The prediction has a mean pLDDT of 82. This is a predicted structure of a 73-nucleotide RNA (transfer RNA) from Cenarchaeum sp. Rfam family: tRNA. Its family is annotated with triplet codon-amino acid adaptor activity in the Gene Ontology.
RNA sequence: GCCAAUGUAGUCAGCCUGGUAGAGCAUUCGCCUUGUAAGCGAAAGGUCGAGGGUUCAAAACCCUCCAUUGGCU
Numbered sequence: 001g002c003c004a005a006u007g008u009a010g011u012c013a014g015c016c017u018g019g020u021a022g023a024g025c026a027u028u029c030g031c032c033u034u035g036u037a038a039g040c041g042a043a044a045g046g047u048c049g050a051g052g053g054u055u056c057a058a059a060a061c062c063c064u065c066c067a068u069u070g071g072c073u
Base pairs, nucleotide, nucleotide: 001072002071003070004069005068006067007066010025011024012022019056027043028042029041030040031039049065050064051063052062053061
C1' cells in the first nucleotide's frame, strides 16, 4: 500500500428482511436466611465509533473517515 471482519449497557444479541433500542450475567437496592451463597423483585447503566446521504421513519441501506483484529505484498 491492498483486501476482509468487527465497532450497540461493564459483557453480548438485534442489522440479512428499515418501524417503541433489548436479554441474561455483572453492578446497586429491597425481600428471603441465624448468617453467607443461591432464589425472588426492582432500579440504574446507551448521543448504537464519527460525519454525510436516501427515506414519512436508519443501530440497520449507501458514501467517506476513524479505531481494533486478521490476511496479502